Context: one part of a larger RNA
RNA sequence: AGCGAACGCUGGCGGCGUGCCUAACACAUGCAAGUCGAACGUGAAAUGGGGCAACCCAAAGUAAAGUGGCGCACGGGUGAGUAACGCGUAGGUAAUCUACCUGAUUGUUCGGAAUAACCUGCCGAAAGGCGGGCUAAUACUGGAUAGAGCGAGGAACUCGUAAGGAGUUUUUCGGGAAAGGGGGCUUUUCAAAAAGCUCUCGCAGUCGGAUGAGCCUGCGUCUCAUUAGCUAGUUGGUGGGGUAAUGGCCCACCAAGGCUGUGAUGAGUAGCUGGUCUAAGAGGAUGAUCAGCCACACUGGAACUGAAACACGGUCCAGACUCCUACGGGAGGCAGCAGUGGGGAAUCUUGCGCAAUGGACGAAAGUCUGACGCAGCCACGCCGCGUGAGUGAAGAAGGCCUUCGGGUCGUAAAGCUCUGUCGGGCGGGACGAAAAGGUUUUGCACUAAUACUGCAGAGCUCUGACGGUACCGCCAAAGGAAGCACCGGCUAACUUCGUGCCAGCAGCCGCGGUAAUACGAGGGGUGCAAGCGUUGCUC
Numbered sequence: 001a002g003c004g005a006a007c008g009c010u011g012g013c014g015g016c017g018u019g020c021c022u023a024a025c026a027c028a029u030g031c032a033a034g035u036c037g038a039a040c041g042u043g044a045a046a047u048g049g050g051g052c053a054a055c056c057c058a059a060a061g062u063a064a065a066g067u068g069g070c071g072c073a074c075g076g077g078u079g080a081g082u083a084a085c086g087c088g089u090a091g092g093u094a095a096u097c098u099a100c101c102u103g104a105u106u107g108u109u110c111g112g113a114a115u116a117a118c119c120u121g122c123c124g125a126a127a128g129g130c131g132g133g134c135u136a137a138u139a140c141u142g143g144a145u146a147g148a149g150c151g152a153g154g155a156a157c158u159c160g161u162a163a164g165g166a167g168u169u170u171u172u173c174g175g176g177a178a179a180g181g182g183g184g185c186u187u188u189u190c191a192a193a194a195a196g197c198u199c200u201c202g203c204a205g206u207c208g209g210a211u212g213a214g215c216c217u218g219c220g221u222c223u224c225a226u227u228a229g230c231u232a233g234u235u236g237g238u239g240g241g242g243u244a245a246u247g248g249c250c251c252a253c254c255a256a257g258g259c260u261g262u263g264a265u266g267a268g269u270a271g272c273u274g275g276u277c278u279a280a281g282a283g284g285a286u287g288a289u290c291a292g293c294c295a296c297a298c299u300g301g302a303a304c305u306g307a308a309a310c311a312c313g314g315u316c317c318a319g320a321c322u323c324c325u326a327c328g329g330g331a332g333g334c335a336g337c338a339g340u341g342g343g344g345a346a347u348c349u350u351g352c353g354c355a356a357u358g359g360a361c362g363a364a365a366g367u368c369u370g371a372c373g374c375a376g377c378c379a380c381g382c383c384g385c386g387u388g389a390g391u392g393a394a395g396a397a398g399g400c401c402u403u404c405g406g407g408u409c410g411u412a413a414a415g416c417u418c419u420g421u422c423g424g425g426c427g428g429g430a431c432g433a434a435a436a437g438g439u440u441u442u443g444c445a446c447u448a449a450u451a452c453u454g455c456a457g458a459g460c461u462c463u464g465a466c467g468g469u470a471c472c473g474c475c476a477a478a479g480g481a482a483g484c485a486c487c488g489g490c491u492a493a494c495u496u497c498g499u500g501c502c503a504g505c506a507g508c509c510g511c512g513g514u515a516a517u518a519c520g521a522g523g524g525g526u527g528c529a530a531g532c533g534u535u536g537c538u539c
Stems, first nucleotide, its partner, number of pairs: 001538003005535005012385006019377001020343001025341003029338003034070003039067002042064001047058004077296003086221008096213002101209008109143004118133006150174010180201009222268003229259003234256008271293004275286004298319005321332004349375001351374003357371001358369004388418004398409004422480001424475005432466001437461009483528005488509003494523005504511002
């Protein structure tokens, strides 16, 4: 000098930050990932109205569940493991992938069989499950067509590595794709619906971009030699398997290698970094908050789906623990946000809102979002403000000291004159909001079209958790607001009484045994100040 601090005494206000460092201990309860009806088939009720009633109409093609699509691999948490290509840095990938987004280009054809929801039967305490019947799709599936893609072969050219090579042009053969939805107009039709034109959102193939990721390499990355030898998929090769992709990654065979005193192997400790603290610097220490990367998600193992996971709020198996049970069997995973118990010197509200920013889905309206924005608690930290200002005696009272003359607290108080910060009361009252959307309208584009749709512009309109907060004005009133440590030397600050090696103090030196500036108290003083000290830790 510093701190994610704790403890003691004390405590007025505000702004901005921070807040389980210990048990990666166990968790009650609520919430934290959904969304789309413009992919699809179904489809209530309350309630209101009508009717004598059965029933009908509205609610409503709404709620709801289901199929399907996209998302759930992001965002959020934690640091257990990891001494490692984990991280940092510089490169490589001619050994690779990339959903959504985006530029370009081509296509979007003809069929088929099911199944959930629903109805029905049955089993079970439950969780849940089995059978029969019906139905749809952008779900599933068969065929057609396609080259710039893929595989194989031939020819030519260019480039390039350590090397197997890479790229371009041309040619032959092989197999290989798709899905529809919505708006508008016209025609046919009693209608339902169909066809045509057109716009738009999708779908499929290919070549690029962007973004993200995988893999490889050089260098750097703690302690112990009271750890000196380690290694059989071990090191390399050939051939295969596997992967998006290289590779003993895996396998068969062959060879006998590989690492090590420039520290292998083993043990201990530890997430790494930008940074942070300190220091003149070099360095040392550290890795909270914020940001990047990694790892983990009750413990261990495994794969499925998918562009991507071996997947925190998915699945399966095993284990420990907790809970339910009709004892046959089931359910669960806060290292998400709050919160509880426990541990501990010690660390917060079971709050408000999606108004903003960002994200998922959706054509959009919008829905969801404990991310986030805010509020709450704690002097935990930093910063700012206040607790009054002026005047007022050769100096009240009182305290303390005294050489008894006086000195000191001390202009301090009182008194007088003012001010009005903060706090209190009353009134006004925000910025953060502009987009998107709705509506009216103008122009352009598209088009058969003055429909629709898209783009650009203009007018109006809608939206605030914080919050009746910040801020402003007015009112009254010195009124409500100072403590803590120290005073022997180091080290700024001195006297009296009490005590008598006792009681006690102490960071070091050391004080105390009858005049103690060192113990305790009073007075006085010094230093900081809404804090001040102590302890712990780092330089």

Small-subunit ribosomal RNA, 5' domain from an uncultured bacterium, 539 nucleotides, folded computationally. The full RNA is in RNAcentral, with records from ENA. It matches the Rfam family "Bacterial small subunit ribosomal RNA". Gene Ontology terms of the family: structural constituent of ribosome and ribosome.